[in-house]
c-di-GMP-I riboswitch aptamer from an Acidimicrobiales bacterium, 75 nucleotides, folded computationally. The sequence was found by an Rfam model in a public genome assembly.
Formats: sequence, structure tokens, C1' cells
RNA sequence: CAGCGAUAAAGGCAAACCCAUCGCGAGGUGGGGACGAAGAGUUCCGGGACCCUAGAGGUUGGCCGAGCUACCGAA
Repeated sequence: CAGCGAUAAAGGCAAACCCAUCGCGAGGUGGGGACGAAGAGUUCCGGGACCCUAGAGGUUGGCCGAGCUACCGAA
């Protein structure tokens, strides 16, 4: 440095649900909350699923793949 991922350490993240709010909607944002995941960091690049005003449109990165990037150092 790369690979790898531990009953390690330090930090985080936050499913369902509830409240408020935005959106036609899928869903998003803020607060509470914690199912979980070693990238639950990020990007619609490819696929899947979903929505619609059906468009070369939109949502989902916590669906899969891929790209970029990142803490630690046991086996």
C1' cells in the first nucleotide's frame, strides 16, 4: 500500500412507527425512535422495483451491480 473484517477501539448512521411539513404521487425534510448494516458515505452510470402530468419525466443509493472516497488494524 492492497486485500480482509474482529465479542477490538474511536467515532458515527438510522428501518418500522409517531408528530410537523413539502410533493398529484412514489417519496423527501425536521424532531422523536431503533430494525439493522463494515461503508446504512457519495453518484441514477447499468439493471430492478415504484409513481405520474405517461415524457429523452420522476422516486428508491437501507434493492442489485459499478465508479469515487473514508476510520481502525486482530486473524